[in-house]
RNA sequence: UUCAGAAUAGUCAAGCGGAUAAGACACAAGCCUAUUAAGCUUGAAGCGCAGGUUCGACUCCUGCUUCUGGAU
Numbered sequence: 001u002u003c004a005g006a007a008u009a010g011u012c013a014a015g016c017g018g019a020u021a022a023g024a025c026a027c028a029a030g031c032c033u034a035u036u037a038a039g040c041u042u043g044a045a046g047c048g049c050a051g052g053u054u055c056g057a058c059u060c061c062u063g064c065u066u067c068u069g070g071a072u
Stems, first nucleotide, its partner, number of pairs: 001071007010025003018055001027043005048064005
């Protein structure tokens, strides 16, 4: 320099155009318990950035940023 892949919550992670954006761990509150824990219930928290396409975008397209791998 070029090609490919990836970027979703504090961490991991599903989601191939219409969902309330699934789930696990962690966190908070309540219940239970002599009690921190375990167990049960509930809750908060997320689509890398900027444009475009579309009635509608986490999803498709373009550029940028970061990371990983290949080629030179």
Annotation: Transfer RNA from a bacterium, 72 nucleotides, folded computationally. The same sequence occurs in records of 2 taxa. RNAcentral holds the sequence, with entries from ENA. Rfam family: tRNA. Rfam classes the family as a transfer RNA.